[in-house]
This is a predicted structure of a 55-nucleotide RNA (nadA riboswitch) from an Acidobacteriaceae bacterium. The coordinates come from a structure-prediction model, not an experiment, and the mean pLDDT is 84. It was read from a public genome assembly, where an Rfam model found it. Of the family's consensus pairs, 100% are formed in the model.

RNA sequence: GGUUGCAACAUCUCCGUGGGUUGGGCGGAAGCUCCGCAGCGAACUCACUGCAACC
Numbered sequence: 001g002g003u004u005g006c007a008a009c010a011u012c013u014c015c016g017u018g019g020g021u022u023g024g025g026c027g028g029a030a031g032c033u034c035c036g037c038a039g040c041g042a043a044c045u046c047a048c049u050g051c052a053a054c055c
Base pairs, nucleotide, nucleotide: 001055002054003053004052005051006050007049013041014039016048017047018046019045020044021043022042023040025037026036027035028034029033
């Protein structure tokens, strides 16, 4: 430097951080669409942090 696996830290447990896409939840306006909200215990993807292994 590269590849792969993982999330210790967390006010039970689960959840490393940020962005994007798809789909879902709630609310508003409407008339077929639009806007907003959020720990959506959903997936996928990109970048980054940390731990470990391998080349």